[in-house]
Context: one part of a larger RNA
RNA sequence: UUGGGUCUAAAGCGUCCGUAGCAGGUCUUGUGUGUCUCUUGUGAAAUUGCUUCGCUUAACGGAGCAGCGCGCAAGGGAAACUACAAGACUUGAGACCGGGAGGAGAUAGGAGUAUUCCGAGGGGAGCGGUAAAAUGUGAUAAUCCUCGGAGGACUACCUGUGGCGAAGGCGCCUAUCUAGAACGGUUCUGACUGUGAGGGACGAAAGCUAGGGGAUCAAAACGGAUUAGAUACCCGAGUAGUCCUAGCUGUAAACGCUGCGAGCUGUGUGUUGCAUGAUCUUAGUGAUCGUGCAGUGCCUAAGCGAAGGUGUUAAGCUCGCCACCUGGGAAGUACGGUCGCAAGACUGAAACUU
Numbered sequence: 001u002u003g004g005g006u007c008u009a010a011a012g013c014g015u016c017c018g019u020a021g022c023a024g025g026u027c028u029u030g031u032g033u034g035u036c037u038c039u040u041g042u043g044a045a046a047u048u049g050c051u052u053c054g055c056u057u058a059a060c061g062g063a064g065c066a067g068c069g070c071g072c073a074a075g076g077g078a079a080a081c082u083a084c085a086a087g088a089c090u091u092g093a094g095a096c097c098g099g100g101a102g103g104a105g106a107u108a109g110g111a112g113u114a115u116u117c118c119g120a121g122g123g124g125a126g127c128g129g130u131a132a133a134a135u136g137u138g139a140u141a142a143u144c145c146u147c148g149g150a151g152g153a154c155u156a157c158c159u160g161u162g163g164c165g166a167a168g169g170c171g172c173c174u175a176u177c178u179a180g181a182a183c184g185g186u187u188c189u190g191a192c193u194g195u196g197a198g199g200g201a202c203g204a205a206a207g208c209u210a211g212g213g214g215a216u217c218a219a220a221a222c223g224g225a226u227u228a229g230a231u232a233c234c235c236g237a238g239u240a241g242u243c244c245u246a247g248c249u250g251u252a253a254a255c256g257c258u259g260c261g262a263g264c265u266g267u268g269u270g271u272u273g274c275a276u277g278a279u280c281u282u283a284g285u286g287a288u289c290g291u292g293c294a295g296u297g298c299c300u301a302a303g304c305g306a307a308g309g310u311g312u313u314a315a316g317c318u319c320g321c322c323a324c325c326u327g328g329g330a331a332g333u334a335c336g337g338u339c340g341c342a343a344g345a346c347u348g349a350a351a352c353u354u
Base pairs, nucleotide, nucleotide: 004325005324006323007308008307012322014202015201016200017199021195022194023193025089026088027087028086029085030084031083034081035078036077037076038075039074040073041072042071048066049065050064051063052062053061054060092192093189094188095187096185097184098183104178105177106176107175108174109173110172111155112154116150117149118148119147120146121145122144126137127136163170164169207248208247209246210245211244212243217241222236223235224234259321260320261319262318263317264316266300268298269297270296271295272294273293274292275291276290277289278288279287280286303310304309327354328353329352336347337346338345339344
C1' cells in the first nucleotide's frame, strides 16, 4: 500500500460555522470529455511456438512464418452511464404566512427565605464541637429569645429518565432586545444540496492580568484530636479563590466513552410540543379516548455482535464526506516549531526494553 477496524479490546476532533476538494434529485434535447467498438499505422533485437538448415548429436547457432507487446497516433462509428451546454420539474433544501411551547442567549429593574455581622431590649452560665474529647468562645455578659439595620452570595417547594441549547451549559419575578427548533398552510424560489483538509467562532471547573467586591464555603499555612507515626480522614479558626467588570487561557470521565447527512427495515408501552377527530363538560388555555408529525424514555422481533448488549434515537441493511487506529513500556516524554504574561496547550519521535 491493499485489506481490516474505531460503545467496552488501539481508535470519533469538546462543539458548531465554513474555504478548497470529494459526492450529488427527476425529465427532455444537444455535444461527444470520460467510456465502448471497428480499421490503419506504429509498437527494436534477444526471448517463446512451429517448419527447416549448420556444427558427428545435443545444448548452441542461422533462415522463414506466427505469437508477444493492449500502449500511442490517425480515421470511421455507438450514445446507456459520467461530464459539459440549453431547457423544464418538485419530492431534497430554503423562503413566506399562522397560532402555540421552552431553566435558549444578552441587558436593566425588582423580590424572597436563610447564613454572617452590627445596634437595642430580655435573660444570667455556660455555649460549641465529637465516637469520645480538646483547641475555640463566654461575667468586657456569650449561647438562647424579640425587634431593627448592614452586606454579599443564592434562588427551597413547583422539579418530572420533563423542557431548551451546536456543545460547554441553562431554574425567583418583570420588562426590552436577539436567536433557534417543532407543528399547520390549496403560498413562493427551483437542486440553490451533503460533508468538510486547512481556517474561524464558541467552549465547565481550576488558573493568570487589571480594577472592584468579600456574606458563605474553603486549597495553602496554623491550632486541637486520632495514631507507632498522621505532612490525612474528625474538630476549631482561616488566606487565595468562590461573586462582578474587561481581557487571557483552551483543557475535562468536554461521555451516549457511540462523527455528520440521507434512504430502507416489526410490534408494544410511557411522556413533551403542535395539529386534528370523537365523547364528557362546571363551557376553561378543561378532562378522557384515538390519529398524524416532531422530540424524549422503557421493553422486545428480525438482524447485528466475541459477549455484555444494541435494536426506526441501531451497534441492522446501504450510500456520501471527514477524523482517527495498527503490541506493551519508554511517552503524550525529548528535540524542533506555533500559540500563551505565566501555568502550560497544540504538533510529536527515537535509542533502549519487553